[in-house]
RNA sequence: AUCUUAUCAAGAAAGGCAGAGGGAUAUGGCCCUGUGAAGCCUUGGCAACCAUGUCAAUUAAAUUGACAAAGGUGCUAAUUCCAGCCUUAACAUUUUGUGUUAGGGGAAGAUAAGUC
Numbered sequence: 001a002u003c004u005u006a007u008c009a010a011g012a013a014a015g016g017c018a019g020a021g022g023g024a025u026a027u028g029g030c031c032c033u034g035u036g037a038a039g040c041c042u043u044g045g046c047a048a049c050c051a052u053g054u055c056a057a058u059u060a061a062a063u064u065g066a067c068a069a070a071g072g073u074g075c076u077a078a079u080u081c082c083a084g085c086c087u088u089a090a091c092a093u094u095u096u097g098u099g100u101u102a103g104g105g106g107a108a109g110a111u112a113a114g115u116c
Base pairs, nucleotide, nucleotide: 003114004113005112006111007110008109013043014042015041016040017039021032022031023030027083028082029081044076045075046074049072050071052068053067054066055065056064057063058062080108085105086104087103088102089101090100091099092098093097
């Protein structure tokens, strides 16, 4: 880096170094930030995707579920911060297309497992 599948409304912070940005992405909104951003390090924590262990169900393999959490990842402001493309409803305006609010589906992205 390619493709496939699953999940994305829950959850989880302190310290040190550093010193101005950050929230993936044009753009718009909103927000975090010298009461210290990004990044790096340490220690903790969350979760249960993979692996592992125990138990249960159908049992031939295996599969499914529950629990655990010493392994491999991941994560640890805000729904993946929200919108963006299509669409539904109500309302506003009425230049019949735009706006607002609430929803549905996508796209893109993230993570895991597999794959080339």
SAM riboswitch aptamer (S box leader) from Fulvivirga lutimaris, 116 nucleotides, folded computationally. Its Rfam family is "SAM riboswitch aptamer (S box leader)". From the family's description: The SAM riboswitch is found upstream of a number of genes which code for proteins involved in methionine or cysteine biosynthesis in Gram-positive bacteria. The coordinates come from a structure-prediction model, not an experiment, and the mean pLDDT is 81. The sequence was found by an Rfam model in a public genome assembly.